The RNA shown here (Bacterial RNase P class A) has 424 nucleotides and comes from a Pirellulaceae bacterium. It is recorded under the gene name rnpB. Model confidence (mean pLDDT): 75 of 100. The RNAcentral record of the sequence draws on ENA.
């Protein structure tokens, strides 16, 4: 100094000023007030796991289903986190794995390829064995029986070649027609077994064994652990109009007078059938009036009675009353597996203890605007400063909390380590 590994951290301060939410305070004045405090994030995001709260279920097993899945450890839990083991990658710091079982069954495997799992003969190599076809030999010459030779047909052959992710250990010697674990040696894998060292995954040695058993289980299956359901729209309290339910309600009794409508009788008047007028009688009532009775609810004597004072049709398009429940309005709501610091305990993850802080709570959903000074970058200008511009960003935005993952992101910083190269 170039090139990588990992990890942590900030995401501009301070003051004025105009806002907004939300608490506390202050009041002759209760209000859109008056001071004063505080007021987004590393993912507040996707809702992917765990977990706390509510609420509803719930004898007990087992089936279904679903998630995980080297070992120990942490944790309220987890499919999170650390250390370690094994695989793979990387010269390395380091990275990374859904990392039980494939010697229980079943299944798959494009493309290429002769064959894709007790395979397979396309090319090649062989002529052993059986057969052809040619040539030679012997014989008792119809034919037999041997050699030879082609490599023509049955055929043996997986060492070589080709193809493919993937072709059924490797190296050598022995063998054979030609080869092949067909045999042997040594290696590697593989089962069992001992010895030793780890808590444990799992390491190293040794000895026997058949000679070798390929992948794929985020395909079915097996095996072992774990899993009741819905969620702050959970829930719980208060409680309008409007509809709807249910319950309740002490007279439409008398008598008069008023008003009114119909009939008769009677007296007036005149245009003789209307008009006014008195009486009687039936009926009506714009909650018509007043008074008896009865009825109700209170008081007082008193004891089954009396009295006093008030109410007494309104049966209800506005009448009491009682449930349920909507709008809406409290609570749930933020003091919490919390934050920071020191000590201890641990390789760590994490716990323990001690001080000390309080630090959003909205719901047509606050957290913004500008202005000045500093600090930060970055461009121009200088020999430097000094000074001028200009930017404070990307992705993003709480919604009952909490711990994780994940997936978005822009520019800076700061720490550890590894290779390389140079210097001292």
């Nucleotide at each position: 100094g170039c090139a990588g590994c990992g990890a942590a951290c900030a995401c501009g301060a301070a003051c004025g000023u105009c806002g907004c939410u939300u608490g506390a305070u202050c009041c002759a004045u209760c209000g859109u007030g008056u001071u004063c405090a505080a007021g987004a994030g590393g993912a507040a995001a996707g809702u992917c796991c765990g977990g706390g709260c509510u609420c509803c279920g719930c004898a007990g097993g087992a089936c279904a289903g679903g998630a995980u899945g080297g070992u120990c450890g942490g944790u309220a839990a987890c499919g999170c986190c650390g250390a370690c083991c094994g695989g793979u990658c990387g010269c390395a710091a380091g990275a990374u794995c859904a990392g039980g079982g494939a010697a229980a069954g079943u299944g798959c495997a494009a493309c290429a390829g002769a064959g894709a799992g007790u395979a397979g003969u396309c090319c090649g190599c062989c002529g052993a064995a059986c057969g052809a076809u040619g040539c030679g030999u012997g014989c008792c010459c119809a034919g037999c029986a041997u050699g030879c030779a082609u490599g023509c047909g049955u055929g043996g052959u997986c060492a070589g070649g080709g193809u493919g992710a993937a072709a059924c250990g490797g190296u050598g010697a022995g063998g054979u027609a030609a080869g092949a674990g067909c045999u042997c040696a040594c290696c590697a894998g593989c089962a069992u077994c001992g010895u030793g060292g780890g808590u444990g995954a799992c390491c190293a040695c040794g000895a026997u064994g058949g000679c070798u058993u390929g992948g794929c289980a985020a395909a079915c299956c097996c095996c072992a652990u774990c899993c009741g359901g819905a969620g702050c729209a959970a829930a719980a309290c208060c409680a309008a109009a409007c509809a709807g339910g249910a319950a309740g309600c002490a007279g439409u009794u008398c008598a008069c007078c008023c008003g009114u409508g119909c009939a008769g009788c009677g007296u007036g008047a005149c245009a003789u059938g209307u008009c006014a007028u008195g009486c009687c009688g039936c009926g009506c009532g714009u909650u018509g009036g007043u008074g008896a009775c009865g009825c109700g609810a209170a008081g007082c004597g008193g004891u089954u009675c009396g009295u006093u004072u008030c109410g007494u049709c309104a049966u209800g398009a506005c009448u009491u009353u009682c449930g349920g429940g909507u709008a809406g309005g409290u609570u749930g709501c933020u003091g919490g597996a919390g934050g920071u610091g020191g000590c201890g305990a641990g390789c760590a993850a994490u716990c323990g203890u001690c001080a000390u802080c309080c630090u959003a709570g909205a719901c047509a959903a606050a957290u913004g605007g500008c202005g000045u000074u500093c600090c930060a970058g970055u461009g121009c200008u200088u020999g430097a400063u000094c000074g001028c511009a200009u930017u404070g960003a990307a992705c993003a935005g709480a919604a009952c909390c909490c711990g994780g993952c994940u997936u978005a992101u822009g520019c800076g910083u700061u720490c550890g380590c590894u290779g390389c190269a140079u210097u001292u």